[in-house]
Source information: This is a predicted structure of a 152-nucleotide RNA (glmS glucosamine-6-phosphate activated ribozyme aptamer). Its Rfam family is "glmS glucosamine-6-phosphate activated ribozyme aptamer". About the family: This entry contains a glucosamine-6-phosphate activated ribozyme that is found in the mRNA for GlmS. GlmS is an enzyme that uses fructose-6-phosphate and glutamine to generate glucosamine-6-phosphate. It was read from a public genome assembly, where an Rfam model found it.

RNA sequence: ACGAGACUAUUAGCGCCAGGACCCAUAGGGUUGACGAGGGUUGGCAGUGAUCGAAAGACUCGGCGGAUGCUGCCACGGCUGAUCGGUCAGUCGUCAGGAGGAAAGAAAAAAACAGAAUCAACACUGCAACAAAGGUUCCUCUGUCACCGUGA
Repeated sequence: ACGAGACUAUUAGCGCCAGGACCCAUAGGGUUGACGAGGGUUGGCAGUGAUCGAAAGACUCGGCGGAUGCUGCCACGGCUGAUCGGUCAGUCGUCAGGAGGAAAGAAAAAAACAGAAUCAACACUGCAACAAAGGUUCCUCUGUCACCGUGA
């Protein structure tokens, strides 16, 4: 360096299928059933039962389980309250106030085309384009203005 095998990890739009739908070699069997982006708040408990757009218009429909979402509480932590420490209040979660605006950058699937395979439905492979939220950067507005001690 090449080849083979094993193990571990990553992977939560994730897993499963009694309804529905579709196919067939029909006592039955098979297929479908979330496309990516974002998300693991520091930890715990409880509740709720989860963000964004794309596609489609029998389905991503319906059901079960789970879940990084949201809310409340507790603990821890940061910041603000014009030095430091403590208390308290507010607000957030390590990029550790809130609101608004602007800018940049950014997806996959479906459809189409091509390929290979199946009895078939479906699924697979290749190829191109196209988001929004969140986040980032910049701008504007805006909340807390306390108490004790202490430094200058």